Small-subunit ribosomal RNA, central domain from a Fimbriimonadaceae bacterium, 351 nucleotides, folded computationally. The source organism's lineage runs through Bacteria, Bacillati, Fimbriimonadia, Fimbriimonadales and Fimbriimonadaceae. The sequence was found in a public genome assembly.
[in-house]
Context: one part of a larger RNA
RNA sequence: CUGGGCGUAAAGGGCGCGUAGGCGGCCUGUUAAGUGUGGUGUGAAAUCUCCAGGGCUCAACCCGGAAACUGCACCGCAUACUGGCAGACUAGAGGAAUGUAGAGGUAGAUGGAAUUCCCCGUGUAACGGUGACAUGUGUAGAUAUGGGGAGGAACACCAAUUGCGAAGGCAGUCUACUGGGCAUUUCCUGACGCUGAGGCGCGAAAGCGUGGGUAGCAAACAGAAUUAGAUACUCUGGUAGUCCACGCCCUAAACGAUGGAUACUAGGCGUCAGGGGUAUCGACCCCCCUGGUGCCGCAGCUAACGCAUUAAGUAUCCCGCCUGGGGAGUACGGCCGCAAGGUUGAAACUC
Numbered sequence: 001c002u003g004g005g006c007g008u009a010a011a012g013g014g015c016g017c018g019u020a021g022g023c024g025g026c027c028u029g030u031u032a033a034g035u036g037u038g039g040u041g042u043g044a045a046a047u048c049u050c051c052a053g054g055g056c057u058c059a060a061c062c063c064g065g066a067a068a069c070u071g072c073a074c075c076g077c078a079u080a081c082u083g084g085c086a087g088a089c090u091a092g093a094g095g096a097a098u099g100u101a102g103a104g105g106u107a108g109a110u111g112g113a114a115u116u117c118c119c120c121g122u123g124u125a126a127c128g129g130u131g132a133c134a135u136g137u138g139u140a141g142a143u144a145u146g147g148g149g150a151g152g153a154a155c156a157c158c159a160a161u162u163g164c165g166a167a168g169g170c171a172g173u174c175u176a177c178u179g180g181g182c183a184u185u186u187c188c189u190g191a192c193g194c195u196g197a198g199g200c201g202c203g204a205a206a207g208c209g210u211g212g213g214u215a216g217c218a219a220a221c222a223g224a225a226u227u228a229g230a231u232a233c234u235c236u237g238g239u240a241g242u243c244c245a246c247g248c249c250c251u252a253a254a255c256g257a258u259g260g261a262u263a264c265u266a267g268g269c270g271u272c273a274g275g276g277g278u279a280u281c282g283a284c285c286c287c288c289c290u291g292g293u294g295c296c297g298c299a300g301c302u303a304a305c306g307c308a309u310u311a312a313g314u315a316u317c318c319c320g321c322c323u324g325g326g327g328a329g330u331a332c333g334g335c336c337g338c339a340a341g342g343u344u345g346a347a348a349c350u351c
Base pairs, nucleotide, nucleotide: 004322005321006320007305008304012319014202015201016200017199021195022194023193025089027087028086029085030084031083033082034081035078036077037076038075039074040073041072042071049066050065051064053063054062055061092192093189094188095187096185097184098183099182100181104178105177106176107175108174109173110172111155116150117149118148119147120146121145122144126137127136163170164169207248208247209246210245211244212243216242217241221237222236223235224234259318260317261316262315263314264313267296268295269294270293271292272291273290274289275288276287277286300307301306324351325350326349333344334343335342336341
């Protein structure tokens, strides 16, 4: 090289945009690069193979002949397929028009409930907490209760196998700006497509830098318990942090543990968005189509579990990745980072 794989055994890149590259719909003409076929030349000798050739008494060995050297170049021929060129098409793709759903994004504004704190009133001896205690709070008036105020964070009900987003993720309400999707019309362009090594961008939480903010919660820390001990589980406190702005970090059970695209392959039951039909005064009901999202299930697949038109089925294209366990996602080096560290990523040795 050939070959086998990647839901759970090792293995899908966290996600997108996209460069090179790889691959690419339908029809006609042309070309003849790939492809096929014929010929010519060349492909040194030796070696290898063959000879009912020969020479050493045989053989090894040597000599001769044949074949081969599966290649390369050139000259013809063929034109189905691939490619090039030219023209054409509309089923892919994109656009337009009309509708439409949505926690999609960014910024600003704003609302109520609750916790905490502060002030005032009522009121008096407890409160709090636990398995039980204690630390803690309280006669300087707590807890409870009524009124007022401050401030920060999060948005009960609606709420759902709901919706939106490429993923991370997104939820009070309103406004502005803004991305994407879906349906219908079949009006326009005319293959403009798919994938994508590098590259670029996005990327939960925690963490870092500067400045703010801090109600609640809460690593660290302190104390009280428990215990043989208790650097824990429980309790009372409590600082970073959690929040905001800007800049970094770039990881995850970043999961559907399932890369993307296209086509095909029984059905049944829900649900979301849109359209059509039937019906009706009209709205429902009922039927059909398209796109999403779930459950069940046939064929098929699978080691089994299970998957099953949202495939893990049947195929094609492109990318990523795997190759026994440990050593080890370590060491060294490179690149990135303020750091923490990230990324790339071995070997000895050992079973």